[in-house]
RNAcentral holds the full RNA, with entries from ENA. Small-subunit ribosomal RNA, central domain from an uncultured bacterium, 351 nucleotides, folded computationally.
Context: one part of a larger RNA
RNA sequence: CUGGGCGUAAAGCGCGCGUGGGCGGUGAAUCCCAGUCAGGCGUGAAAGCCCCAGGGCUUAAACCUGGAAUUGCGUUUGAUUACUGAUUUGCUAGAAUUCGAGAGAGGGUAGUGGAAUUUCCAGUGUAGAGGUGAAAUUCGUAGAUAUUGGAAAGAACACCAGUGGCGAAGGCGGCUACCUGGCUCGAUAUUGACGCUGAGGUGCGAAAGCGUGGGGAGCGAACGGGAUUAGAUACCCCGGUAGUCCACGCCGUAAACGAUGAGUGCUAGUUGUUGGGCAGCUUGCUGUUCAGUGACGCAGCUAACGCGUUAAGCACUCCGCCUGGGGAGUACGGCCGCAAGGUUAAAACUC
Numbered sequence: 001c002u003g004g005g006c007g008u009a010a011a012g013c014g015c016g017c018g019u020g021g022g023c024g025g026u027g028a029a030u031c032c033c034a035g036u037c038a039g040g041c042g043u044g045a046a047a048g049c050c051c052c053a054g055g056g057c058u059u060a061a062a063c064c065u066g067g068a069a070u071u072g073c074g075u076u077u078g079a080u081u082a083c084u085g086a087u088u089u090g091c092u093a094g095a096a097u098u099c100g101a102g103a104g105a106g107g108g109u110a111g112u113g114g115a116a117u118u119u120c121c122a123g124u125g126u127a128g129a130g131g132u133g134a135a136a137u138u139c140g141u142a143g144a145u146a147u148u149g150g151a152a153a154g155a156a157c158a159c160c161a162g163u164g165g166c167g168a169a170g171g172c173g174g175c176u177a178c179c180u181g182g183c184u185c186g187a188u189a190u191u192g193a194c195g196c197u198g199a200g201g202u203g204c205g206a207a208a209g210c211g212u213g214g215g216g217a218g219c220g221a222a223c224g225g226g227a228u229u230a231g232a233u234a235c236c237c238c239g240g241u242a243g244u245c246c247a248c249g250c251c252g253u254a255a256a257c258g259a260u261g262a263g264u265g266c267u268a269g270u271u272g273u274u275g276g277g278c279a280g281c282u283u284g285c286u287g288u289u290c291a292g293u294g295a296c297g298c299a300g301c302u303a304a305c306g307c308g309u310u311a312a313g314c315a316c317u318c319c320g321c322c323u324g325g326g327g328a329g330u331a332c333g334g335c336c337g338c339a340a341g342g343u344u345a346a347a348a349c350u351c
Stems, first nucleotide, its partner, number of pairs: 003323004007305002012319001014204004021197003025091007034084002036079008050067002053065003094194001095191003098187005106180007113157001117153008128139002165172002209250006218244002223239004261318006269296013300307002324351003333344004
């Protein structure tokens, strides 16, 4: 390289948008033969491989002669509108638009609510409280804990809540208003292939971390103390700084997981659930049909586990990726970053 693969053995980019490229529904006409198909010619070195070819060494191998092959490339002569391609003109089943409904923690900004926690002030009240396996550090007669009233602050939103919903992914949960993205169903009409994928590129991207300025109730790396222990740089306890929160700007990684790329078509069923439509009737139930989301399961697939119309089945298109373990996701170099580091990515050597 080929072949073979990528749920768990090595292997799906964390996720979108999209350039080049690749691939692309259906009817007709035309073009040119560009692909395609057939023939001729040239070339495809020799050797080697192949031939129940031939030849001479007794034979074989080797050697000599010949043939075939070299599936390719170039050129030329034709063939057909079948297919691919080009041009033109149509179509509506893909795609998009319009209208009418609908569900939703989708996103952003502003406002607002109650419970709880902590602190402060005041009242009542007296000796303990707290914590644990047991304790101690700790708090408390300068009046704690408990309890009542008041005030302040920050953060998170009990119940509802559900293999419920929404989002491309990360993710999203009190309530209200405004701005805003996507999706689904139904109906007619419109455009007429406008599509799919997507190297580079570009945007988004949990937590932690970084920069500047705020904020800081609770929690809490580091750190201090008390225990435990042979020791205890831990698990348990008392404290507690960064951080966690907000604004703006970076970082760009995760078991970023369904460890399963995107799109399209086809292939038994049963059952739950979410959002629509239609029909029937007993008006809340049945049937049916779309779009999601779960459980089981036939065929089929799989090394097995399992997957099974939400495929890991049967096929097609495009992209990404893998090629024994270690060395190593490391070194060097490049690019990016304030840094931390990220990304791209080897080899020697070794088993």